[in-house]
RNA sequence: GGAGGGAUGUCCGAGCGGCUGAAGGUGCGGACCUCGAAAGUCUGUGUGCAAGCAAUUGUACCGUGGGUUCGAAUCCCACUCCCUCCG
Numbered sequence: 001g002g003a004g005g006g007a008u009g010u011c012c013g014a015g016c017g018g019c020u021g022a023a024g025g026u027g028c029g030g031a032c033c034u035c036g037a038a039a040g041u042c043u044g045u046g047u048g049c050a051a052g053c054a055a056u057u058g059u060a061c062c063g064u065g066g067g068u069u070c071g072a073a074u075c076c077c078a079c080u081c082c083c084u085c086c087g
């Protein structure tokens, strides 16, 4: 230099146009159980911004920036980083 694959929440990881801020697991908080733990069961749990006394509500965010579309994590383009192969 060329080709291919990948980047999603604390972490792992599914989702490949609309039901999806997003399954499931893990971690963390609470409850139950126990003499007490562990294990197990139930439940809650992303971040930023805005509004609100608060509860809460709205909105944006799927590596970054653009584009296509009524609608994008998903399709297209460029770039960044990681992995593999070729030279």
Stems, first nucleotide, its partner, number of pairs: 001086007011025002018070001027045006046061006063079005